[in-house]
RNA sequence: ACCUCAAUACAGCCGAAUCGUUUUGAAGCCGCCCUUUGGGGGAGCUUCCGAACGGGCGGGGGACCCAAGACGUUUGGGGCUAAUCCUUGUCCCUCCAAGGACAAGGGCGGCGAGCCUUUCGCGCCGAGCCCGACAGCUAACCUCGUAGGCUUCGGAGGGCACGUCC
Numbered sequence: 001a002c003c004u005c006a007a008u009a010c011a012g013c014c015g016a017a018u019c020g021u022u023u024u025g026a027a028g029c030c031g032c033c034c035u036u037u038g039g040g041g042g043a044g045c046u047u048c049c050g051a052a053c054g055g056g057c058g059g060g061g062g063a064c065c066c067a068a069g070a071c072g073u074u075u076g077g078g079g080c081u082a083a084u085c086c087u088u089g090u091c092c093c094u095c096c097a098a099g100g101a102c103a104a105g106g107g108c109g110g111c112g113a114g115c116c117u118u119u120c121g122c123g124c125c126g127a128g129c130c131c132g133a134c135a136g137c138u139a140a141c142c143u144c145g146u147a148g149g150c151u152u153c154g155g156a157g158g159g160c161a162c163g164u165c166c
Base pairs, nucleotide, nucleotide: 001164002163011151012150013149014148018055019054020053021052022051023050025048026047027046028045029044032041033040034039056146057145058144059143060142061141066136074133076134077131078130079129080128084107085106086105087104088103089102090101091100092099108126109125110124111123112122114160115159116158117157118156119155120154121153
């Protein structure tokens, strides 16, 4: 400079959930040593499982100031997460309210493959778990997590990366 052009499961995506060092064990390779040629010993390298420590990343608790502020409130309250809010109908709780279950509709939120971002259409998702009477914000400080799952739409605009050329 071109402006969508590289590669792809040895690659990628969702998610905070990753990287490094040391190390136990296992597997593979193996310069070297011994050998009765069957093998044995042993340093090192790679990969995998686990552990410890550290970096990075993410969550919670926690002052002043600020915010909030009456009464009543077990039908408690709060946190992680996108995973929440409202309306209507039917049923349950002896009746009403509150609450719960189911169904429908709407709001809001999350995901759809190089990354970030704006916008339109389409598709899918809105589970689960924890604290235990207690938590607004929050410097210092304290503390916890670093799992799991998946192989996946398209159009337009901006920026970056990759690629190609000079």
c-di-AMP riboswitch aptamer (ydaO/yuaA leader) from a Pseudomonadota bacterium, 166 nucleotides, folded computationally.
Its mean pLDDT, the model's own confidence on a scale to 100, is 77.
The source organism's lineage runs through Bacteria, Pseudomonadati and Pseudomonadota.
It matches the Rfam family "c-di-AMP riboswitch aptamer (ydaO/yuaA leader)". Rfam's curators write: This family represents a conserved RNA structure found upstream of the ydaO and yuaA genes in Bacillus subtilis and related genes in other bacteria.
Of the family's consensus pairs, 92% are formed in the model.